[in-house]
Context: one part of a larger RNA
């Protein structure tokens, strides 16, 4: 390196945009660069092979022919790659009309419930456990009423449900801003697909600078368990969780299954359209979203039209297990780390 892989044995990059780069729909026309075919040229010798000779043979060694699969020049071929040129509409896309949703960014608004104040009623208790402390309370608590004030999150609707590129996204209303689906087929004419560096987004938790803090709550203190309990249980409680700007760039970031296209039995339910109409829990179509399964595929489990099937393109990526995502080195980062990433040596 070939080759075989990549859902669970080792391996799909978190996702998407995209430069250069591979690869790429019909017909027709010209070229002849790839591509085939004939003809010169040249491809040193030694070595290689095949015949033959010489050393008694063999190695060795002489000879002759052949190979030396390559390049160069030339003269044709045109089917297929390529170039150029016209042209076509089915892939791509614009347009119009309808339609969908927790898509995203900011502003307003809401009721429930917690907490916290103050007042009222009212008295010993209350809270918590498996069981109890510990805690809180006669300086009037729990419990009940009334105002008020705070911040987080939004009960039912709800769902096998939508929506988004993934990350995720749920009170209402409103502005703005993107997306997709249907139907018309009017319009452009291969404008496509992937996608190495590269950018840009990216749960939690973490960091900076300012705010905020009711409720949970790493840490921490106490109280219990315990043989011990730096834990499971309880009582308290700080960072943080929450805004705003700015960074981190990391996940069991999963569907463990990159992404685009085309082809291959059926049944069934559900979401968003449209057409139909023997108005029925009906049919037919298109685009999501599940269930069951044929052949097919798989080591098996499973998977089957949303392939793990049967093909093309193009990226990533694996290559025995420890060592080890670790150790040097370099880039990022304010730190924490991240991301490139091996060797000994051992089985």
């Nucleotide at each position: 390196u070939u080759g075989g892989g990549u859902u669970u044995a080792a391996a799909g990059g978190g996702u998407c945009c995209g430069c250069a780069g591979g690869c790429g729909g019909g017909c027709g026309a010209u070229u002849a660069a790839g591509u085939c075919a004939g003809g010169g040229g040249u491809g040193a010798a030694a070595u290689g092979c095949u015949g033959u000779g010489g050393c008694u043979c063999a190695a060795c060694c002489a000879u002759a022919g052949c190979a030396c699969u390559g390049c160069c020049c030339u003269u044709g071929a045109u089917a297929c790659u390529g170039g150029u040129c016209g042209u076509c509409u089915u892939g791509a896309g614009u347009u119009a009309c309808g339609g969908u949703g927790a898509a995203g960014u900011g502003g307003c608004c809401g009721g429930a419930a917690u907490a916290u104040g103050u007042a009222g009623u009212g008295u010993a208790g209350c809270g918590g456990u498996g069981a109890a402390a510990u805690g809180c309370a006669u300086a009037g608590a729990u419990a009940u009423u009334a105002c008020a004030u705070a911040g987080a999150a939004c009960a039912c609707c709800g769902a096998u449900c939508g929506c988004g590129a993934a990350g995720g996204c749920a009170g209402g209303u409103c502005a703005c801003u993107a997306a997709c689906c249907g139907u018309a087929u009017a319009c452009u004419g291969a404008c496509g697909c992937u996608g190495a560096u590269g950018g840009a987004c990216g749960a939690a938790a973490g960091c900076g600078u300012g705010g905020g803090g009711a409720g949970c709550g790493a840490a921490c203190g106490g109280g219990a368990u315990u043989a011990g309990a730096u834990a499971c249980c309880c009582c308290g409680g700080u960072a943080g969780u929450c805004c705003a700007c700015g960074c981190u760039g990391u996940a069991a970031a999963c569907g463990a299954u990159g992404g685009a296209c085309a082809c291959u039995a059926g049944c069934u339910g559900u979401c968003g359209g449209u057409c139909u109409g023997u108005u029925a829990u009906g049919g037919a179509u298109c685009g999501g979203c599940g269930g069951c399964c044929c052949a097919g595929c798989g080591a098996a489990a499973g998977u089957g039209a949303u392939a793990a099937g049967u093909g093309u393109c193009c990226c990533a990526c694996c290559u025995g297990g420890g060592g080890a995502g670790u150790a040097c080195g370099u880039u990022c980062g304010c730190a924490a780390g991240a991301a490139u990433g091996a060797a000994a040596c051992u089985c």

This is a predicted structure of a 347-nucleotide part of an RNA (small-subunit ribosomal RNA, central domain) from an uncultured organism. The full RNA is in RNAcentral, with records from ENA and SILVA. Model confidence (mean pLDDT): 89 of 100. Rfam family: Bacterial small subunit ribosomal RNA.